[in-house]
Context: one part of a larger RNA
Parts: sequence; structure tokens; C1' cells
RNA sequence: CUGGUGAUUGGGCGUAAAGCAUUUGUAGGUGGCUUUUCAAGUCCACCAUCAAAUCCUGGCUAGCGAUGGAAACUAUCAAGCUGGACUACCGUAGGGGUAGAGGGAACUUCCAAUGUAGCGGUGAAAUGCUUUUAGAUCGGAAAGAACACCAACGGUGAAAGCACUAUGCUGGGCUGACACUAACACUAAGAGACGAAAGCUAGAGGAGCAAAUGGGAUUAGAGUCCCCAGUAGUCCUAGCCGUAAACGAAGGAUACUAAGUGCUGUGCAUAUAAACCCAUGCAGUGCUAUAGCUAACGCGUUAAGUAUCCCACCUGGGGAGUACGUCUGCAAGAAUGAAACUU
Repeated sequence: CUGGUGAUUGGGCGUAAAGCAUUUGUAGGUGGCUUUUCAAGUCCACCAUCAAAUCCUGGCUAGCGAUGGAAACUAUCAAGCUGGACUACCGUAGGGGUAGAGGGAACUUCCAAUGUAGCGGUGAAAUGCUUUUAGAUCGGAAAGAACACCAACGGUGAAAGCACUAUGCUGGGCUGACACUAACACUAAGAGACGAAAGCUAGAGGAGCAAAUGGGAUUAGAGUCCCCAGUAGUCCUAGCCGUAAACGAAGGAUACUAAGUGCUGUGCAUAUAAACCCAUGCAGUGCUAUAGCUAACGCGUUAAGUAUCCCACCUGGGGAGUACGUCUGCAAGAAUGAAACUU
């Protein structure tokens, strides 16, 4: 200098590679205040020169072992505290979930009536429908799906998501007062649960829309855009699948750090017949902006600022989210996940 193996450190993760789709929680890691106990970690003194290869002139730093000591911090023992957390209580907002029930508008189809030659569609047309009476108007019936206005920069849920009306059952949140327990907390590998749309299995259903497919146009051609039709599917029940630009492309928790201005829920004070107005606290949701941060864009008390704890993940582009193996699924696929080679 080069290569191998094992371990570690450093730097990062809005848009450059990188935050699991979301959540519950086990192991583990981390952890409020006060006073004791103890001496494992830690610290001090002293003694020894301490495996091998290797190196050796000397020195420095770090480490290991024996003995003795210290008690600030961590762990341990015991007792307490209330600020974190939980429970109870009085209120309160909400498309939070779920079950059955009810409703009106519209589209389509069918039946009857009036009535006659067109309707429909397009840039223009044609396919298509129509004298077996369409389209138009009016009356009646059936069926399925979706719920105008209110509606918002709004609400709610862990996320996916959730909106006609009332009811039953039910989860969570927030404010307030201050009562209870007394650190019971935070995070979370593995594991469990939930998870749009599409798709799959079985059975019901099928109005509208509409992959595939057929026809008409356009065009040099037209497998596409446009038009006429139209099947899976979309809807329901019971299972499966487990993925999305599942996005705020932003993991969770705690504390701190200028202001200004809206909205939602609630408290206090004030005012009133009531609403409004004005001041202020907590919880959420928006906008502007200082310091600071950032490569810039921008972020900016809902941080991408200042710090601490825990987890996931990243390490040039392609090959490749491929191959092989494993695991999972009825399948489609999903999860895990290389290398040669190339640059």
C1' cells in the first nucleotide's frame, strides 16, 4: 500500500440517498422531587510490568489484576412528596364507530294518454333511435345507487377515512373545580390489530357510470383523444389480499425561545332583556413575521430553532426492488433481498 473478518465511531433523513400507511404494547433502552442505606458502576491512593504473534534505545498515553479508601452522580435498600401520569366528579362540542328504520329530488325502464316527423350527437359528421309512432308534454308504477342547498380557510378520527333524517348501543377528546392513587412515566426490536382504490372466492343485486369489446369518425395510418353502444366492476353479505405521490414527501415524547391577526370548543371577568363589544386562560386549527436554522426554496411556539430520551431508516448511478432462497397468499401478488458486470 492492498484485501478479508468482527466491532465501533462520525455525518445525516421536508424537496438531494433516507421517517415503517397507522396504532396497541412485550423484551430492551431512558426516566420527577426530598432524606437515608449500600458500594456494583464511578473516583482516588499504592503494588505488580502483567497472553501470543509482533515490536524493543528511551519515553508518553490508555488498559488489566491485588489491596486500602471516598460517597457527588447512576444502580441498590428504606421512608416520604406532588409538579409528570392515572382514576373519580360537574359540564361540553363533534360527518368518531355500529345496527336496524324512515325520506325527498334526479336518472333509467315499464304501462296509459295527448300529439307528429324527426330525435340524438359533433369542430363538422356518421354509426345509433324513430310511422311496429320515437323525441316532446302529462299521469301512474318499479328498481338501484348517491345524498343538492347548509358547507367553511370549519368539525371529527391513530391512520385509512367519515356528511339526507331521527332512534338504540358504543369509543375517544376538551374545559372546570380540585377530590383519589403516589412516578404507576416516555419510547418501542419481535408480535398483535386496523388499513383507500383495484383485484380474488362464494351468494344475492344491477338504475347510472364504465376497463375489456364492437361500431362511427379523425388520420398517411389511429390499437388514442371525440361520438354511439356495452361486459366485468362499481353496490350488499361472508371471507381473502395488505399495497398507494397510504404526503405535511416532516417518527414519537418532554421542556424552553419576540410579536401580530383569524376561526373552532370551553372557562373566568365585565356588560346586557338578548346578541354584539372589550380584557384574559386552556385545548385545537389557519395566516403573517423576529431571533435562530437552511445549499437554496423556505421553516419559524402546530419549528425544519435551542436541548434531552427512545425507535425506524440512509451511505454514488445503473444492474434492481431484479435473481436465488425463505415466508405468506386461492391467485394476482406481498415481505425479506444480493452479485457478476457497467459507469